[in-house]
Context: one part of a larger RNA
RNA sequence: UGACGGGGGCCCGCACAAGCGGUGGAGUAUGUGGCUUAAUUCGAUGCAACGCGAAGAACCUUACCUGGGUUUGACAUGCCUCUCUAAGUUGGUGAAAGCCAGCGAGUAUAGCAAUAUACAAUUGGCACAGGUGCUGCAUGGCUGUCGUCAGCUCGUGUCGUGAGAUGUUGGGUUAAGUCCCGCAACGAGCGCAACCCCUGUGAACUGUUGCCACUUCGGCUGUUGCCGGAAGCACUCUGUUAAGACUGCCUGGUCAAGCCAGGAGGAAGGUGGGGACGACGUCAAGUCAGUAUGGCCCUUACGCCCAGGGCUGCACACGUACUACAAUGCCCGGCACAAUGAGAGCCAAGACCGCGAGGUGGAGGAAAUCGUUAAAACCGGGCCCAGUUCGGAUUGGAGGCUGCAUCUCGCCUCCAUGAAGCCGGAAUCGCUAGUAAUGGCGCAUCAGCUACGGCGCCGUGAAUACGUUCCCGGGCCUUGUACA
Numbered sequence: 001u002g003a004c005g006g007g008g009g010c011c012c013g014c015a016c017a018a019g020c021g022g023u024g025g026a027g028u029a030u031g032u033g034g035c036u037u038a039a040u041u042c043g044a045u046g047c048a049a050c051g052c053g054a055a056g057a058a059c060c061u062u063a064c065c066u067g068g069g070u071u072u073g074a075c076a077u078g079c080c081u082c083u084c085u086a087a088g089u090u091g092g093u094g095a096a097a098g099c100c101a102g103c104g105a106g107u108a109u110a111g112c113a114a115u116a117u118a119c120a121a122u123u124g125g126c127a128c129a130g131g132u133g134c135u136g137c138a139u140g141g142c143u144g145u146c147g148u149c150a151g152c153u154c155g156u157g158u159c160g161u162g163a164g165a166u167g168u169u170g171g172g173u174u175a176a177g178u179c180c181c182g183c184a185a186c187g188a189g190c191g192c193a194a195c196c197c198c199u200g201u202g203a204a205c206u207g208u209u210g211c212c213a214c215u216u217c218g219g220c221u222g223u224u225g226c227c228g229g230a231a232g233c234a235c236u237c238u239g240u241u242a243a244g245a246c247u248g249c250c251u252g253g254u255c256a257a258g259c260c261a262g263g264a265g266g267a268a269g270g271u272g273g274g275g276a277c278g279a280c281g282u283c284a285a286g287u288c289a290g291u292a293u294g295g296c297c298c299u300u301a302c303g304c305c306c307a308g309g310g311c312u313g314c315a316c317a318c319g320u321a322c323u324a325c326a327a328u329g330c331c332c333g334g335c336a337c338a339a340u341g342a343g344a345g346c347c348a349a350g351a352c353c354g355c356g357a358g359g360u361g362g363a364g365g366a367a368a369u370c371g372u373u374a375a376a377a378c379c380g381g382g383c384c385c386a387g388u389u390c391g392g393a394u395u396g397g398a399g400g401c402u403g404c405a406u407c408u409c410g411c412c413u414c415c416a417u418g419a420a421g422c423c424g425g426a427a428u429c430g431c432u433a434g435u436a437a438u439g440g441c442g443c444a445u446c447a448g449c450u451a452c453g454g455c456g457c458c459g460u461g462a463a464u465a466c467g468u469u470c471c472c473g474g475g476c477c478u479u480g481u482a483c484a
Stems, first nucleotide, its partner, number of pairs: 001484002003481003007478007015468002019431005026323008034314002042053002064309007073128001077127004083121001088103006106119005130298002133296003139292001141287003144283001146281001151190006157166003170181003196275004201243001203241003207237001210233002215230006246269001249263005325424001329383006341370002346365002351360003390421001395416007437460007
């Protein structure tokens, strides 16, 4: 000087407390451990591994196993050589890869031509290729984490023999080393904040594929009104531009500035809400399997091609989710209101067939379609507390779809079957507002899909916070130390 203390002081954080909803019990999905296996490829392992790499394992992917093949190689560059037979195509064999056999010839220059040279192709050979083989404790790059915590440092000066100290401590204050005052310090840098994006308010411009208040035309209707067109740009909306919030104004507290409390105006008030943004460093943290890369190792194999299998295996254990156990519910009927998005090998309306998944066919294609009543909500009816009209696992049967192909191992539909489960021990997690909870919708990956995952969107929409004694993590000062 740090680190540490079941030392002290001060202060924060969904850290506790106050609340709301879960997990832990059930069934299933998914990841992991373990076990099994010819193989169950590899990595990730307290927080910070375990719906993680994987935004898609039937083949492919694929790295694993078994078997079949191959050796200048699936791929790159160069040199020498061989020839004609490359791309393609036909046959045999084969599970395929491949192997064997047949057919099949290009460009340029020179030359009358034969031909020669060069390129391309082929054969053989040599240099080499290749390796998801090892080392993340040899590395780059990227990332997690403490932590969006408020810290981490430097120059000069001063003090100290020196390591170092001071500044950065102190008094207030803040979300903040934020700002003010004081001070042997005076300044500065990286962080904080601001500048960036989205959102909340009104304004101007913009009017098509948007809008329909006023005006007008046509159709329907008993009327209200509804549908369509014109005119129009008021409103909504789309996009662009500038405005707006700064403790700016007032009152009070305070020595003062700053800061705090209250108020006015305002769509918004004291960082308005959300995002992006992550200091010096820590964990020899993670990644050689994304790529790059040193070293080591393999070179008729640890490389390459192919078929089938495996990654999906199941006494069990754990994590993360979904669905429930019901009446604030379930079922049937009616009916209302969204936003984000996506599409041409794609999205697909109306119509027809089918109980349905789906099929036929195809208007149209950002004005149309996915898309419908979005679902919960609301209205009416049924159920009457039961293992039930709760719950839907499991199993049997019949089908549909994708795809070369769903046995291992896909999703969906219909009929039947109806398991556990009556709110979950010890323990433990999330959340402070348009949040939690709850309801549906969209997208990426993608032939299809094991998505209940991930990333977004909108609808409905709470409760509680006395407080900081305690648990956990962190910041500043101080103290002790047999630690560095």